[in-house]
Molecule: transfer RNA
Organism: bacterium
RNA sequence: GCGGGCGUGGUUUAGUGGUAAAAUGACUGCCUUCCAAGCAGUAGUCGCGAGUUCGAUUCUCGCCGCCCGCA
Numbered sequence: 001g002c003g004g005g006c007g008u009g010g011u012u013u014a015g016u017g018g019u020a021a022a023a024u025g026a027c028u029g030c031c032u033u034c035c036a037a038g039c040a041g042u043a044g045u046c047g048c049g050a051g052u053u054c055g056a057u058u059c060u061c062g063c064c065g066c067c068c069g070c071a
Stems, first nucleotide, its partner, number of pairs: 001070007010024004018054001026042005047063005
């Protein structure tokens, strides 16, 4: 330099056009003499920008970052 893949709560991952979910973690409450465990609840997320669309995490383009291959 060229080609390919990936980017989603703090972390690990689903979701592939109809407004985002689970586990774990954090916080609050219940329980307990206290802690742990358990139960209930709360907050927190689509890498950035543009385009298409009534509507974009999803499709297209560019940029950024990570990984793989070729040279």